[in-house]
RNA sequence: UUCACUAUUUUGGGAGAAUCGGAAUUACCGAUGCCGAAGGAGCAACCACCCCGGAAACUCUCAGGCAAAUGGACCAAUAUAGUACA
Numbered sequence: 001u002u003c004a005c006u007a008u009u010u011u012g013g014g015a016g017a018a019u020c021g022g023a024a025u026u027a028c029c030g031a032u033g034c035c036g037a038a039g040g041a042g043c044a045a046c047c048a049c050c051c052c053g054g055a056a057a058c059u060c061u062c063a064g065g066c067a068a069a070u071g072g073a074c075c076a077a078u079a080u081a082g083u084a085c086a
Stems, first nucleotide, its partner, number of pairs: 004083005010077004018032005033066003039062001040060003046054002
């Protein structure tokens, strides 16, 4: 210096799911439902294997959410740092 991976910064994209009653013009309360893509838990293909392990967008729905905004797994770009190879 090039390339790859990991973490983080910034920018952009980014899904799903609601009715009824009360209150009053806000988005609160109650009842009954519903959703999965923060986080959390469970199963497991698979990876690794001497031991210790890793592991989904599947399942659960504790938490969260069901106007918008916010948030948002994840994706792309950007910058920084680290690791590995040549």